[in-house]
RNA sequence: UAUCGAUAAAGGCAAACCAUCUGUAAAGGUGGGACGCAAAGCUACGGGCUCGUCACUAAAUAAUGGCGGGUAGUCGGGUUACCGAA
Numbered sequence: 001u002a003u004c005g006a007u008a009a010a011g012g013c014a015a016a017c018c019a020u021c022u023g024u025a026a027a028g029g030u031g032g033g034a035c036g037c038a039a040a041g042c043u044a045c046g047g048g049c050u051c052g053u054c055a056c057u058a059a060a061u062a063a064u065g066g067c068g069g070g071u072a073g074u075c076g077g078g079u080u081a082c083c084g085a086a
Base pairs, nucleotide, nucleotide: 004084005083012037013036017032018031019030020029021028022027035073041079042078043077045076046075047074048071049070050069051068052067053066054065055064
């Protein structure tokens, strides 16, 4: 240094829920709050999931596809990083 992850040390983040704001929505911001997390830091590149809209359809709120959003605490990838037992 890489890999790895301890009943180690110092810390960090913050689910559900509640209040409030933004948004058509999915969802996100802020505050409270902790279920958990060794990347639960960042990143939308691939898959998944999800919202809006259009097309197809006799009709349809369904299926499928196009376009535009979201989700990083859905999985993988990329990238940065504290500590140093086995």
Background:
This is a predicted structure of an 86-nucleotide RNA (c-di-GMP-I riboswitch aptamer) from a bacterium. It was read from a public genome assembly, where an Rfam model found it. The prediction has a mean pLDDT of 88.